Notes:
A computed fold for an 82-nucleotide RNA, annotated as SAM riboswitch aptamer (S box leader).
[in-house]
RNA sequence: ACCUUAUCAAGAGCAACCGAGGGACAGGCCCUUUGACGUUGCAGCAGCGGUUUUUACUGUGCUAAUUCCUGACAGAUGAGGU
Numbered sequence: 001a002c003c004u005u006a007u008c009a010a011g012a013g014c015a016a017c018c019g020a021g022g023g024a025c026a027g028g029c030c031c032u033u034u035g036a037c038g039u040u041g042c043a044g045c046a047g048c049g050g051u052u053u054u055u056a057c058u059g060u061g062c063u064a065a066u067u068c069c070u071g072a073c074a075g076a077u078g079a080g081g082u
Stems, first nucleotide, its partner, number of pairs: 001082008013042005021031003025071004043063003047060005067074001
C1' cells in the first nucleotide's frame, strides 16, 4: 500500500510552547487571536486485540458538535491476511 471483517447517536480536558487556520473531500453549517491546527506533559474515556490477577493490566485508539449535517460511496479506528 492492498484485501477481508467489526464498529462509528454512549463516554472522556487541562496546562506549556507555537501563532492562523481547522472540522478527510464537495456543498452547508460550525470552531477559532477570549488562541484554532500542531507538538509536548499530565489527566481521563473504554471500542478492538492480548493476558486471565478481570470494577484490573497491557498494545492500539479516542477526549467540540451523531463520522457535525447532506452527498459521493467515501472516511476513521481495531483485528486478521497478502